[in-house]
Molecule: transfer RNA
Organism: Nanobdellota archaeon
RNA sequence: GCCUUAAUAGUCUAGUGGUAAGACCUCCGGCUGUCUACUGGAAGACCUGAGUUCGAUUCUCAGUUAAGGCG
Numbered sequence: 001g002c003c004u005u006a007a008u009a010g011u012c013u014a015g016u017g018g019u020a021a022g023a024c025c026u027c028c029g030g031c032u033g034u035c036u037a038c039u040g041g042a043a044g045a046c047c048u049g050a051g052u053u054c055g056a057u058u059c060u061c062a063g064u065u066a067a068g069g070c071g
Stems, first nucleotide, its partner, number of pairs: 001070007010024004018054001026042005047063005
């Protein structure tokens, strides 16, 4: 220098053109004499920009970062 893949809550993983799920963590309750455990609930995210589209986290392009491969 070129190619491929990936980027989603604080962390780890799903997901699909029509408002994003789960686990851990955090907060508020229940249970308990207390803590743990268990249990109910809440908050919390689509890497950046442009394009296509009625509508983009999803499709296209560029960029950034990371991993891998070739030279």